[in-house]
Parts: sequence; structure tokens; C1' cells
RNA sequence: CCUGCCGGUCGGGCGGUCGCGGGCGUCCAGAGGGCGUUCGAGGAAAGUCCGGACUCCAUAGGGCGCGGUGCUGGCUAACGGCCAGGCGGGGUGACCCGACGGCAAGUGCCACAGAGACAAACCGCCGGCCCGCGAGGGUCGGUAAGGGUGAAAAGGUGGUGUAAGAGACCACCGGCGGGUCUGGCGACAGGCCCGGCCAGGCAAACCCCACCGGGAGCAAGGCCAAGCAGGAGGAAAGGCGCAACAGCGCCGGGAGGCGGCCCGUCUCCUUUGACCUCCGGGUGGGCUGCUAGAGACGGCGGGCAACCGCCGUCCCAGAUGGAUGGCCGCCCCCCUCGUUCGAGGGGACAGAAUCCGGCUUACAGACCGACAGGGCUC
RNA sequence: UGGGGUGUGGCCAAGCGGUAAGGCGCCUGACUCUGGAUCAGGAGAUCGAAGGUUCGAAUCCUUCCGCCCCAGCCA
Repeated sequence: CCUGCCGGUCGGGCGGUCGCGGGCGUCCAGAGGGCGUUCGAGGAAAGUCCGGACUCCAUAGGGCGCGGUGCUGGCUAACGGCCAGGCGGGGUGACCCGACGGCAAGUGCCACAGAGACAAACCGCCGGCCCGCGAGGGUCGGUAAGGGUGAAAAGGUGGUGUAAGAGACCACCGGCGGGUCUGGCGACAGGCCCGGCCAGGCAAACCCCACCGGGAGCAAGGCCAAGCAGGAGGAAAGGCGCAACAGCGCCGGGAGGCGGCCCGUCUCCUUUGACCUCCGGGUGGGCUGCUAGAGACGGCGGGCAACCGCCGUCCCAGAUGGAUGGCCGCCCCCCUCGUUCGAGGGGACAGAAUCCGGCUUACAGACCGACAGGGCUC
Repeated sequence: UGGGGUGUGGCCAAGCGGUAAGGCGCCUGACUCUGGAUCAGGAGAUCGAAGGUUCGAAUCCUUCCGCCCCAGCCA
């Protein structure tokens, strides 16, 4: 210098001017308005894919079902996230990727081709018998080495053995299972011994195992104001005691507690009927929740890291048809046009809505740092 | 905010692991003087997009995109 790989930061700047929303102060004041001051989008605010906080329903209970996750250890409020490590795969390398428990639990599927898809014998090889002068053919049986089919066909090489063969047997190699030792918290790695055990694939097929998950969501929830009109249908089972009008308690029955079932529990109702369904009516307001928080920045310390602890400083949007913008000047970057210099055009993706931690997706460009391979020079 | 469904030739639409039916439409030919109707033949599909699992994906899984539908206040 070229090519590449990983991590991080930013994502136009300054000034003027005209506007918009919130807070505070002050003045006028009937709603409200004027003036001053201060704050006012993002790395993804997005998709709503996960996880939590918060709120209500029981201080969130038990069983089944259902759903999710799936190597190990750690971090965390929690997670399907992150960090570190193991194993497998890719790359010369920096480095990257992995839904990575179980198919030697059970069940299911494996099209076409093929004899056979977990079982088998089509061609072949070998033996017996029969036919034939012979080449050869037929039949019965053995075999699975070779051929062939297929994505996939009972481990590989050599030998012994045999009629031919075969882990049938032997040696070595590979795999698997069991035992044991060493290292490691562990996943796992390495060593030794034993067993011919040699077992197809698929669990993003049902399923099994382990762990996790109660439901609903800020239109949660609370308070206030305004307005209206109720009607029809369905629906249970009552009994006892106190009291003797109303009512209360116990047993039973019914309904509801936010998409399943049972139990439990809470509330309401039990014939003046809770609740459910349908029709009809009213409102389309205000306050709160609401923004100070698993908060931001800086320093120190612990840890390989994710992250955690301590100290200091700071306050950093709260709108509700929804504010956060427009114009001008100078500078910065890119493109085009003409000789220096100037002219014209452009500056991405997108945009809060209860909040937070992640993931995923979109994104013009700029900068910083570490590393790898190659080339050149000293 | 929560939930559900759906995307397959130009249009409608079947298929839900085994290599994309069918109808309408389109094209060509026959019949006809010509057109329609009829008959015969034919073309036309990245199965919304990308990635993955599998021997094999429209179908299973993940992410993204588009469209449609439903529920929610007070009495």
C1' cells in the first nucleotide's frame, strides 16, 4: 500500500429570524392571553417477536391439558438476551456459523427406482438332483464378497476359513456401550480395561425427558363532571336455626372472577331473582396513573468478560388528532458542469405515546481502534 | 392494545411433505361466406419475499412484507 476481518463512536455544525408544545416566574384577567426564561425525538423512537416493572382480578393456590425453551458455567429484575467455555462445521488466516437433550423408550414416515427402506435375494457365486453328446437349461438349497437401484442397503483393510462366503474367527484401524483413573465447578478431554456390540435417516414427525409459564392489559387502574329510558327473553331448589315486619347464620343450588377442564377459594344471587343473550338509550369531557428511573455522565475498585460495587455531578420530551419545524447566511461532505476558481443539485433510514432490558428489520455516509493474508521499501 | 384469518397462471380456486388439479379467460386449428356457439390441440405458476430443516418444501420452522376481519366506554 492492497485485500479482508472484528469491535466501537457519530449520523451534519454555527449564527440570525419567524413559529409550535411543556415547566417556572410575572402582568392582565371571565374562558384565557401577553412578556421573560428554560427544556423539547432515535440508534433504531419502527416491527410488536421475547422478557420484566406497574395495575386489577385471591398475598397468584393444586392437578390435568396447552404453550415455550433445550451443550456447560456465569450475568441479570427477567428473558428465547448477553459473556466466557466445550463440541461440531467452514475459512490459508484474522475470524465466522450452529433449534447443539433423546431415534441402542414406543409409534409413524422414507415418493420414484429397486429383490429388499430395516427387511431382502434380481443378476451373480457355490453345492445336490434332473434333462442334454456338448454349450447350457431347470429345480431345491447355501451365501451376501462382487454387480445393479437409490438421497440412504448390516464398518474398513489384510488374513484365516469355506463348496462358495460372511465379525463366522483373528490382527490393526474406526465407531458404540459398560467399568475405572487423571484434569476440569461443569459441558467435555485424555489414558487403561472389558464386550464382536457394529445398531440407516427424520424428533423445525407424534412423542419421551428436564426446566419455565395463573389471566388480562395504561382503552390497565383510581377520582370527578355531564347525559339518558328503558324493554324483551333465558335461567336454579329449596331446607333448617335465631328472629318472628325487615334481616342474619348454616347446609344445598346457581352465576361471575377476562379463550380450556377439575378441585380449592372470593364475591353476588337464591323466585321482589344475581347472571347471560338480544334490542334500545347516553357520552365521545377533565384530573390522575405520567414520567426521577433496573436513570445519565465522570472517576475509582472487583471480574478474562457480560456485569457488579462505591463516590461525585446532573435532571434529560410528556403531546392527546397528537408539539419537536420553516427560511436565510457561513462552513463541512458527495455528485455534475465548465482551465485556477466559481455555478447548480443533493445530505440516508425514520420519527416518542405507561416505562424499562433485549432481539429483529431499515439506514447516504464519516471517523477511531485491534487483528489477519499478500506485496514493496529500509 | 389484544386476537384471528389470508396471500397459488390475467381472474376464481384445489392441493397441506413425493416434484402444482379444475373452471373462466388467452392463443392456434377445424366447422362457417363471416362472427358466435361447438370440437380438437396448446401456452401461461420465482406457490408474497428471504433464510433454514429434510434425500426432497406450496406444505414444517424462523424473520420480513401486503391485505382482510373481530373485541374493548357508561347505564
Two RNAs folded together computationally: RNase P RNA and transfer RNA, 453 nucleotides in total. Its mean pLDDT, the model's own confidence on a scale to 100, is 81. It holds a member of the Rfam family "Bacterial RNase P class A". By type it is a ribozyme.